[in-house]
RNAcentral holds the sequence, with entries from ENA and SILVA.
Small-subunit ribosomal RNA from a Leptospiraceae bacterium, 1516 nucleotides, folded computationally.
Lineage of the source: Bacteria > Spirochaetota > Leptospiria > Leptospirales > Leptospiraceae.
It matches the Rfam family "Bacterial small subunit ribosomal RNA".
The prediction has a mean pLDDT of 83.

């Protein structure tokens, strides 16, 4: 200098934690959807190493050689060109990634175990001979491809001889180095091995041979490093090594013969799966994780498999041979081919380009050169595939235009945005100019021979760039939260959305559309993949008491770790130096394209490896010591430690005998069962098995499981005391081994009790259970298996350190004792508690604290303690142990509620104690149901049902039928027209209405009013009380509900408000981390009970006068009226209580502990009721769902229920007489006297707008009489007749009166209601509504009781506490079978493939070996020649071997009838197993049984409540 770390949503009513899922970021060889102006630089078959038409991709040299053709020349000859011989190249360049987990790659080394054509340097050399052959000519075979035979010829082709050094081989010396093997030199002797020319007048140039060196390339070897799988644990015969030989450029089992038996492996061999490796690239703060496209390095491959030849180099992409598959040609005899080179085609696929230009540049091959070749390469084309850059304009512009959208109708917004004015010109197009990329070419000239000058050549391309003219170009996604951005309409759990949570069921910011907005922008979204976030595999950097997670316990192998002192060493460690870590990339700094991307230069980086030099604290290794860890010896001690043998008493059962008689037993209650064949009970005796009461204890022992009468024998461990000894001998411990409750298994015993299964009896809807009676296995013993438990302290083992207090067990020491006791050390075992830890609960020297060592284990829930494979087991089963699929949670601790067939305390006409009812009858009334044209609508558990309705004949009225009206029965406004509206009479009609006649506006002159017509609009008891306001019910007149501040807790929350008392009360007192406050309680208000003062008419009347009468005078004392005061406060006394609050009793008082009654209803609950009181959003209707009219209906009637009235009679009915209220109402009214009527009532109209008058006689009561227990002189229903009243009208459908009629009913089953004092019961009176109609409702007074021991129980409620898997809160939650649908999986008679291996058969081409004889043979030798020889070739045999065939196994992938379990799925069936004591506490292991959850037995655990009570069910 540069770089540098963010979280959020989702489990709950809420909280903290654990934990998964999801999102925001970056990237891509991408693809898809919508859209698309330009340029630069890059990139472009990831699928199928699938198949390929066509063209091109490797040739060149005539200055190596002979020849053919052509041109020129008279010719020699020269030039051009072609096939061939020959040389070099073709092994590079280019492509692809199939194979390969190591013959690969990367890094560092080795080669003293090697080679290297062309190139460079250096030294030396090239003498002399020979025989062929292609081309060519002729003949011949074949369709072709291509051959065969004869003849001619050349070379830098081939061959013989010579020459020969520092070459090679052999032998033999010597020097240096080296641990050795050996290497590098240097001598001697012997043998062997070379050569080629061409061009040029020449100088010279290019070639050639030998040797050495360099450079470059290649080969081989070593170490280290980088994938998954143990449900792959053993692999290996050339395998490991040695010797001899062969082979190679070279080491080597590379190959071969013989010998030996090694080698590799839990630090993972062998096998299986996957994969080219790296520089790098992406991501990340980093450590890491992922990846291996383009570019670069290495490797491998070239249709599949095998093989060699040539060559410096290949076992060869565009060479050869063979075999296989495929394609093509064919005359059917036979041939040809290999795009994973560049273009291009087909198929595949979501998907990836032009059959382009040029060798101008760079690079390569050949050539002396010119030059030729070059799909390498340079360029162009196509594709938004990526990165980068630019543009789509800029300034001004308010009438805030129009249009759109919303609207509270005022406006807001789109929006300076547009229009308009001015202005600019990048890109395309047109026109003009126009590059760099080019240089050392050849040649020519000059020169100091180093070099200098001149000098042709451009695919891109008339391109970039410059100038002028002219003028185009924005989309995509999103807008509920995460996450920036909102409204309207449509839709109505539909259509649809969705990354997660989740939206949508009539007011959707979440669907669709639109307006507006947000984000990015020539792109934007989606999908896929990778990293991140994720500390969610944690080295950095996690955990395991209860969330997932400590192995059942111990002993010990490997391994890991290890006390103190000293010394050596230097492996680890640390420091320096050197080499390397290719280039590109990355970072920094500069530079070049107008910038950037891109490119260039320099530096850094490359965290690594190797070599070397030092350091020595720590670790390691070696030596020497030490005693603290560990162990040994001695004395003492405790103990249900273990094994074996023996002994004992109590109890149960059975057997025998005696006594004795009718029951016993069992349960919630019963029954089965036992018993007159004598049980139970009781006494005596006997048999047998199992277990060991009391002591016994958070006491003891043991590693854990576990161990309990007594004695003996054998035996393990532990503790304590004091010395001595050994001298780190230790800790942990993968595998391994041993032990390991109960149940279970095998064999053989034994069997008293208990007791799975099973049988019976109960219970129940059922009861495969709980309860009862029996009862087999088992339980017991011996031996052998099995190896699991809630095998738990849910806490691995060992060690160190870190406050205490109180118990207890076993030893020791001390003090002091009659004894008890006290102090102290060690080892155990408990309770509480500090620091600290913890999500909290809690833990806390026996840690879950602070640290160290080692082992085991965990990584969301379910699927799954499963499947499959393997191991073990007689079996049951155990151990190990997945995946598909599915969900967004599952879970821990704690909080607040609610709930419990949990507990405690308390209250209430809640029960109990009483009185009277309802339920039975008749009637009234309301509801359900049914009916109907309609029986309008609502309320409908408590909290609907004499409720809305304080009063349905019409009206009301909302319902039905029929008849009418349409700006309307009603409101407002506007426009136009008119003078009517209205009243009276008549006609038609059921009426609304219509028609006829007559009468008939006001005015301030502006108009008003009314009617008609037309526009706006009215109207709706139509829907939604689940859109609402208001009002109301209920819990409940219950005592509760909260807040502020403080404190405690991470937090939800707690405290206060709990506790001890007390109260009707959260009423009050005391205490207290709380102190205060609010809404409720109480009080204040009204009525009533007593007194006082005032008032004194319409009230009252003591005294006076008067009357029939408070009638009148008079009076206001009394009663009374209505105004105001007083009085009651636990104030006083006694007792209890805590010196409190308060309670109990008493006095006084009209009243006593709230005196009585009323009004008054906290926070809230029930989506409680009401849209039909009213108001109101939205929706619906508008000649109708509005409005008017007539009639009908709401009054129906097999039935059921609620609420009432009247009764059933003598405490009564009837008749007669007689007494005493209160509170009300009254002018559209109450209505008196009088008279009439049996009566209802009529007549009449005094009085009264009321303390005056009227309604208005109160009734029960009391005094007499009668009835005499009956369906009656009870009871009055029903029905008949006759009336009265109200009203337009009493038929459907009013009330009342009289006469007659005289039903049911004789006190009411199960069940159920009200009431605690002036109450219940009983008796009458009034009022509202109202024309009339009351058994209902509201109010008034008269008479006037009984009972309450008490709180066990029922119901409801309050507080505290406890459990909870509930929070829609128990009408909760929830388990399993069965039935249906879908999905994936497992098994499966089989069946179809695949790769790899083994054994055998066959065996192409090729190479090696043998042979090469009676086949063939130019060079050399011999020979005059013929010939012979050496050597070679063909051929044959043989070894290896690809493909192929056969066989038996194993592995793996598909598919399959059927079978199995699993998962998922708004309202299916059966039960109710779990959560509360879940109604039998639950759970774990095991065995057995059952439709199913599950039941039972045995052993274990607490992760169980509780002070004790039958069973079952309870849907949503």
């Nucleotide at each position: 200098c540069a770089c540098g770390a963010a979280g959020a949503g989702u489990u709950u009513g809420a909280u903290c934690c654990u934990g998964g899922c999801u999102c925001a970021g970056a990237a891509c060889u991408a693809a898809c959807g919508c859209u698309g102006g330009c340029g630069g630089c890059g990139c472009g078959u990831c699928u199928u190493a699938a198949a390929c038409a066509u063209g091109c991709a490797a040739g060149u040299c005539a200055a190596g050689c002979g020849g053919g053709a052509g041109u020129a020349g008279c010719a020699a000859u020269a030039c051009u060109u072609c096939a061939g011989c020959g040389g070099c190249g073709a092994a590079c360049g280019g492509g692809u990634g199939a194979g390969u987990a190591a013959u690969a790659c990367g890094u560092a080394g080795a080669u003293a175990a090697u080679u290297u054509a062309c190139c460079u340097u250096c030294a030396g050399g090239a003498c002399u001979g020979g025989g062929a052959u292609a081309a060519c000519u002729u003949g011949u075979c074949g369709a072709a491809a291509g051959g065969c035979a004869a003849g001619c010829u050349a070379a830098u082709a081939c061959c013989g001889g010579a020459u020969a050094g520092u070459a090679u081989u052999a032998a033999u010396g010597u020097u240096a180095c080296a641990a050795a093997a050996g290497u590098a030199g240097u001598g001697u002797u012997a043998a062997u091995u070379a050569a080629a020319g061409u061009g040029g007048c020449a100088a010279c140039a290019c070639a050639c041979c030998u040797a050495a060196a360099g450079a470059u390339g290649a080969g081989u070897c070593u170490a280290c490093g980088g994938c998954c799988u143990a449900u792959u644990a053993g692999c290996u015969a050339g395998a490991u090594g040695g010797u001899g030989g062969g082979g190679u450029a070279a080491u080597g089992g590379c190959c071969u013969a013989c010998c030996a038996u090694g080698g590799c492996g839990a630090u993972g061999a062998u096998g299986g799966g996957u994969a080219g490796c790296c520089g790098g690239c992406c991501u990340g703060a980093g450590a890491g994780g992922g990846u291996g496209u383009u570019c670069g390095g290495c490797c491998a491959c070239a249709u599949u498999g095998g093989a060699a030849c040539u060559g410096a180099g290949a076992c060869a992409c565009g060479g050869u041979c063979c075999a296989g598959a495929c394609u093509c040609c064919u005359a059917c005899g036979g041939g040809a081919g290999g795009c994973a080179g560049c273009a291009g085609u087909u198929a595949a696929g979501a998907a990836u380009c032009u059959u382009g230009c040029g060798c101008a540049a760079u690079g390569g091959g050949g050539g002396g050169a010119a030059c030729c070749c070059u799909g390498a390469c340079g360029c162009a084309g196509c594709g938004a595939c990526g990165c980068c850059g630019c543009g789509u304009g800029a300034a001004c512009g308010a009438a805030g235009a129009a249009g759109g959208u919303c609207u509270u109708c005022g406006g807001a917004u789109u929006g300076u945005a547009a229009a308009g004015u001015u202005u600019a010109c990048u890109a395309a197009g047109c026109a003009g100019g126009g590059a760099a990329g080019a240089a050392u070419a050849a040649g020519c000239g000059a020169u100091u021979u180093a070099u200098c000058g001149u000098g042709a050549u451009g695919a891109c391309g008339g391109u970039a760039c410059c100038u002028g003219c002219c003028u185009a170009a924005a989309g995509c996604a999103c807008c509920g939260g995460c996450u920036a951005a909102c409204u309207a309409c449509g839709u109505g759990c539909c259509a649809g959305c969705a990354g997660c949570c989740g939206c949508g069921g009539u007011a959707a910011u979440a669907c669709g559309u639109a307006u507006g907005g947000u984000g990015c922008a020539a792109g934007c979204g989606u999908u896929g993949u990778u990293c991140g976030g994720a500390a969610u595999c944690a080295u950095u950097g996690g955990g395991c008491g209860u969330a997932a997670a400590g192995g059942g316990u111990a002993u010990g192998u490997a391994g890991g770790c290890g006390g103190a002192a000293u010394u050596g060493u230097a492996a680890g460690u640390c420091a320096g130096a050197u080499g390397u870590g290719a280039a590109a990339a990355c970072u920094a700094u500069g530079g070049g394209c107008u910038c950037a991307a891109c490119c260039c230069a320099u530096a850094g980086c490359u965290u690594g490896c190797a070599u070397u030099u030092g350091a020595u604290a720590c670790u390691g290794c070696g030596g020497u010591u030490c005693u603290g860890g560990a162990g040994u010896u001695u004395g003492g001690g405790a103990g249900a430690g273990g094994u074996a043998a023996g002994u004992g008493g109590a109890a149960u059962u059975c057997c025998u005998g005696g006594u004795g008689u009718a029951g016993c037993g069992g349960u919630g209650a019963a029954a089965u069962g036992c018993g007159u064949a004598g049980a139970u009970a009781u006494c005596a005796g006997g048999a047998g098995g199992a277990a060991c009461a009391u002591c016994g204890g958070u006491g003891g022992c043991g590693a854990a499981g576990g161990c309990g009468a007594c004695u003996u024998a054998c035996u393990g461990g532990c503790c304590u005391a004091a010395a001595a000894c050994u001298g780190a001998c230790g800790c942990u411990g993968a595998g391994a081994u041993a032990c390991g409750a109960a149940a279970g298994u095998g064999u053989g015993g034994g069997u008293a009790g208990u007791g799975a299964a099973c049988g019976g009896g109960a219970u129940u809807a059922g009861a495969u259970a709980c309860c009862c009676c029996g009862g087999u296995a088992a339980u017991c013993c011996a031996c052998a298996c099995a190896g699991u438990a809630a095998a738990c302290g849910u806490u691995g083992u060992c060690g160190a350190c870190c406050a205490g207090u109180c118990g207890u067990u076993a030893a020791g020491g001390g003090u002091a004792u009659u004894a008890a006791a006290c102090c102290u050390u060690u080892a155990g075992u408990g309770a509480c508690a500090a620091a600290c830890c913890u999500a909290a609960c809690g833990g806390a020297u026996u840690a879950a604290g602070u640290c160290g060592a080692c082992c085991g284990c965990c990584u969301g829930g379910g699927g799954a303690c499963u499947a499959u494979g393997c191991u073990c087991g007689c079996a049951a089963g155990a151990g190990u142990g997945a995946a598909a699929c599915u969900c967004a949670a599952a879970g821990g601790a704690a909080u607040u509620g609610a709930c419990g067939g949990g507990g405690g305390u308390c209250c209430g006409c809640a029960c109990a104690a009483g009185c009277g009812g309802u339920g039975g009858a008749g009637c009234a009334u309301g509801u359900g149901g049914u009916u109907u044209a309609a029986u309008u609508c609502g309320a409908u558990g408590a909290u609907a049902c004499g409720c809305g309705a304080a009063g349905a004949a019409c009206c009301u009225u909302a319902c039905c039928u029929g008849g009418g009206u349409u700006u309307g029965a009603c409101a407002u406004g506007c426009a136009c027209a008119g003078g009517a509206a209205u009243c009276a009479u008549g006609u038609a009609g059921a009426g609304a209405u219509a028609c006829a006649u007559g009468a008939g506006c006001c005015u301030u002159c502006g108009g008003g009013u009314c009617u008609g017509u037309g526009c706006a609009c009215a109207g709706g008891u139509g829907c939604u009380g689940c859109a609402u306001g208001g009002u109301u019910g209920u819990c409940g007149u219950c005592a509760g509900c909260u807040c502020g501040u403080g404190u405690c807790g991470u937090g939800a929350g707690a405290u206060g408000u709990u506790g001890g008392g007390u109260u009707a009360a959260g009423u009050c007192c005391c205490g207290c981390a709380a102190c205060g406050a609010g809404c409720g309680c109480a009080a204040c208000c009204c009525u009533u009970a007593c007194c006082c003062u005032g008032u004194g008419u319409u009230g009252c009347u003591a005294a006076c006068a008067u009357u029939a009468a408070g009638u009148u005078g008079a009076g206001c004392a009394c009663u009374c009226u209505c105004a105001g005061g007083g009085a009651a406060c636990u104030g006083c006394c006694g007792g209890u209580g805590a010196c409190a609050a308060a309670c109990c009793g008493g006095a006084g008082g009209a009243a006593g502990g709230u005196g009585a009654g009323g009004a008054u209803g906290a926070c809230g609950u029930c989506a409680a009721a009401u849209c039909c009181u009213c108001a109101u959003g939205g929706c619906c209707u508008u000649u109708a769902u509005a409005u008017c009219c007539a009639g009908g209906g709401c009054u129906a009637c097999a039935c059921a229920c609620g609420u009432g009235c009247u009764a059933c009679a003598a405490u009564g009915g009837c008749u007669g007489g007689u007494a005493c209220a209160g509170a009300g109402a009254g002018u559209c009214g109450c209505a008196a006297a009088u008279c009439c009527g049996c009566a209802a009532g009529g007549u009449a109209g005094a009085g009264c707008a009321a303390a005056u008058c009227u309604c208005a006689c109160a009734a029960a009561g009391c005094c007499a009489g009668u009835c005499u227990c009956a369906g009656u002189u009870c009871g009055g229903a029903u029905u008949g007749a006759a009336g009265u009243c109200u009203g337009c009208a009493a038929c459907u459908c009013g009330a009342c009166u009289u006469c007659a009629u005289g039903a049911a009913g004789u006190u009411g089953g199960a069940a159920u209601c009200g009431c605690u004092a002036g109450u219940a019961a009983u008796c009458g009176u009034g009022g509202a509504u109202c024309a009339g109609c009351a058994u209902g409702c509201c109010a008034c007074g008269g008479u006037g009781a009984a009972u309450a021991c008490g709180u066990u129980c029922c119901c409801g409620g309050a507080c505290c506490u406890u459990g909870u898997a509930c929070a829609c809160a128990c009408c909760g939650c929830c388990c399993g079978u069965c039935a249906c649908a879908c999905c994936a999986u497992c098994u499966g008679a089989g069946u179809g493939g695949g790769g790899a291996g083994c054994a055998c058969c066959c065996g192409a081409a090729g190479u090696g070996g043998u042979u090469g004889g009676a086949g063939c043979u130019a060079a050399c030798c011999u020979g005059c020649a013929a010939g012979g020889g050496a050597g070679g070739c063909a051929g044959a045999c043989u070894a290896c071997u690809a493909a192929g065939g056969u066989g038996a196994a194993a592995c793996u992938c598909g598919u399959a009838a059927a079978g199995a379990g699993g998962g998922u799925g708004a309202a299916g069936u059966c039960g109710u197993a779990a959560c509360a004591a879940g109604g039998u506490a639950g759970c774990c292991g095991u065995a057995u049984c059952g439709g199913a959850a599950g039941g039972u037995g045995c052993g274990g655990c607490u992760g169980g409540a509780u002070c004790a009570c039958c069973u079952c069910c309870u849907u949503u």